Small-subunit ribosomal RNA, 5' domain from an uncultured bacterium, 523 nucleotides, folded computationally. Rfam family: Bacterial small subunit ribosomal RNA. Its Rfam clan is "SSU clan". Gene Ontology terms of the family: ribosome and structural constituent of ribosome.

[in-house]
Context: one part of a larger RNA
RNA sequence: GACGAACGCUGGCGGCGCGCCUAACACAUGCAAGUCGAACGGAGUUUGAUUACUGGAUUCUUUCGGGAUGACGGUUUUUAAACUUAGUGGCGAACGGGUGAGUAACACGUGAGUAACCUGCCCUUAAGUGGGGGACAACAGUUGGAAACGACUGCUAAUACCGCAUAAGCGCACAGCACCGCAUGGUGCAGUGUGAAAAGGAAUUUAUUCCGCUUUCGGAUGGACUCGCGCCCGAUUAGCUAGAUGGUGAGGUAAUGGCUCACCAUGGCAACGAUCGGUAGCCGGACUGAGAGGUUGAACGGCCACAUUGGGACUGAGACACGGCCCAGACUCCUACGGGAGGCAGCAGUGGGGAAUAUUGCACAAUGGGGGAAACCCUGAUGCAGCGACGCCGCGUGGAGGAAGAAGGUCUUCGGAUUGUAAACUCCUGUCUUCGGGGACGAUAAUGACGGUACCCGAGGAGGAAGCCACGGCUAACUACGUGCCAGCAGCCGCGGUAAAACGUAGGUGGCAAGCGUUGUCC
Numbered sequence: 001g002a003c004g005a006a007c008g009c010u011g012g013c014g015g016c017g018c019g020c021c022u023a024a025c026a027c028a029u030g031c032a033a034g035u036c037g038a039a040c041g042g043a044g045u046u047u048g049a050u051u052a053c054u055g056g057a058u059u060c061u062u063u064c065g066g067g068a069u070g071a072c073g074g075u076u077u078u079u080a081a082a083c084u085u086a087g088u089g090g091c092g093a094a095c096g097g098g099u100g101a102g103u104a105a106c107a108c109g110u111g112a113g114u115a116a117c118c119u120g121c122c123c124u125u126a127a128g129u130g131g132g133g134g135a136c137a138a139c140a141g142u143u144g145g146a147a148a149c150g151a152c153u154g155c156u157a158a159u160a161c162c163g164c165a166u167a168a169g170c171g172c173a174c175a176g177c178a179c180c181g182c183a184u185g186g187u188g189c190a191g192u193g194u195g196a197a198a199a200g201g202a203a204u205u206u207a208u209u210c211c212g213c214u215u216u217c218g219g220a221u222g223g224a225c226u227c228g229c230g231c232c233c234g235a236u237u238a239g240c241u242a243g244a245u246g247g248u249g250a251g252g253u254a255a256u257g258g259c260u261c262a263c264c265a266u267g268g269c270a271a272c273g274a275u276c277g278g279u280a281g282c283c284g285g286a287c288u289g290a291g292a293g294g295u296u297g298a299a300c301g302g303c304c305a306c307a308u309u310g311g312g313a314c315u316g317a318g319a320c321a322c323g324g325c326c327c328a329g330a331c332u333c334c335u336a337c338g339g340g341a342g343g344c345a346g347c348a349g350u351g352g353g354g355a356a357u358a359u360u361g362c363a364c365a366a367u368g369g370g371g372g373a374a375a376c377c378c379u380g381a382u383g384c385a386g387c388g389a390c391g392c393c394g395c396g397u398g399g400a401g402g403a404a405g406a407a408g409g410u411c412u413u414c415g416g417a418u419u420g421u422a423a424a425c426u427c428c429u430g431u432c433u434u435c436g437g438g439g440a441c442g443a444u445a446a447u448g449a450c451g452g453u454a455c456c457c458g459a460g461g462a463g464g465a466a467g468c469c470a471c472g473g474c475u476a477a478c479u480a481c482g483u484g485c486c487a488g489c490a491g492c493c494g495c496g497g498u499a500a501a502a503c504g505u506a507g508g509u510g511g512c513a514a515g516c517g518u519u520g521u522c523c
Base pairs, nucleotide, nucleotide: 001522002521003520005519006518007517008516009515012395013394014393015392016391017390018388019387020353025351026350027349029348030347031346034091035090036089039088040087042085043084044083045082046081047080048079049078052075053074054073055072059068060067061066098306099305100304108230109229110228111227112226113225114224117223118222122219123218126215127214128213129212130164132162133161139154140153141152142151143150144149170195171194172193173192174191176189177188178187179186180185200211201210202209203208204207232278233277234276239269240268241267244266245265246264247263248262249261250260251259281303282302283301284300285296286295287294288293308329309328310327311326312325331342332341333340334339359385361384362383363382367381368379369378370377371376398428399427400426401425408419409418410417411416432464433460434459435458436457437456438455442450467512468511469510470509471508472493473492474491478507479506480505481504482503488495489494
């Protein structure tokens, strides 16, 4: 000098930041990933029209038996519109958010390579979107179970599923020409055979538009793999290695490869430190330093790894998937004892551990993300607010005058000195503050959580706002009293045993200041 700090004493305000470094310990509760009815069949609600039946006020008429009219209702058939939505289906859920346990590794950084690769949505090129089929949810019925959740029978729709047709281009096999290269090879052109597609929806001007769907050239973005170099400590760790090193063939993968397997060979690494053990996420950066260097990796940004512990795959363009599935272990909870449910290293919050680290807040107004044609919905991302002097920065706690140098305190040689222009007192000011009024930018039409906030105006009144440490030398700052090697101090030297500037108290002084000291760590 620095700090994600803590502790002691003290504490007025604002701005901007930061806030479990320990138990990757266990978690009550709420929220954190949904959306689309313009993909689909149902169900429900409301409103209107409509069919049939029925109750029937009123009015008219009457031969007093009745007849006609039919407001307002009820049940029902068909239908239209709007809205809601459990289910099927699509997209998203692999992003965003958290943590640093593991990892000494192509994990990371940097520079190359892929003639060995993939890439949903997006942009772009080209070509299509023809014609069929059978189901399964929902639903209805029956039924099992305490529940979680099922089972059977029957019906049904689709942009769900499955054949068929077609193929510009694409894949595969065969063989050809030209050009090129970096070994395997690559690119272009033409040929033969062969293989694989598709889905519809909405609007209105009724033949158009929009959103989609399928194949395909390329791009962009994102990812995958390989290599050179860099990357902590220990030799009181010296030998290590059988898929081990290489080859042939096969399997697998988007793809190369012992990645896996069969066979064959016996290799491979190591004193330029293999192997083993310990420690550790890496980097941009941060701190310090004149620099070289040393230390470090909180916050912010990039990459990696993980999601109760271990293992596994499924779906998908993408996961071996934090708020998905299966199995095993530990733990917790429910149970009718047969069986089930769960995973905060998301945001808050609780217990525990600890010297120590915050609210079970507001809003989607902005920025961004997902879905949707859109309206819009969702978003503990994010924007804000709350708490904490935890840090940095800024401001204030008044200004000017004022000598009887007041009183009081302290010291005293008793004369005085000092506190000290300090106070009182006089005249002012209004930063902060209090009250009242106005009131944003952030959103150029609408929409503001923040927020009646910032800011502005007016009024009141010095009123509400100073402490902490030190004073022997280093080191700025001295006297008195108490104590008497006691009590105590102390970073080092060292103080204290009767006049202690070193202990304790008081006065004074010095330093810093809403902080000041102490402790810890690094330079």